[in-house]
A computed fold for a 70-nucleotide RNA from Nuchequula nuchalis, annotated as transfer RNA.
RNA sequence: CAAAGAAUAGUUUAAUUGAAAAUGCUAGCUUUGGGGGUUAGCGAUGAAGGUUCGAAUCCUUUUUCUUUGA
Repeated sequence: CAAAGAAUAGUUUAAUUGAAAAUGCUAGCUUUGGGGGUUAGCGAUGAAGGUUCGAAUCCUUUUUCUUUGA
């Protein structure tokens, strides 16, 4: 330099154009207390732009990382 791939909650994974779950954290209940259980809440699509009523998804550019080739 060229080609291919990956990026989603603090962490691990899903998602058919209309973001889910587990775990985690906070609070309540339960317990003498802790642990465990249970209820509620918090929390995310690497960045920018475009198409669309609506984009994690489709298109373009770009950032970081991985692999291959020269």
Annotation
RNAcentral holds the sequence, with entries from ENA. The prediction has a mean pLDDT of 81.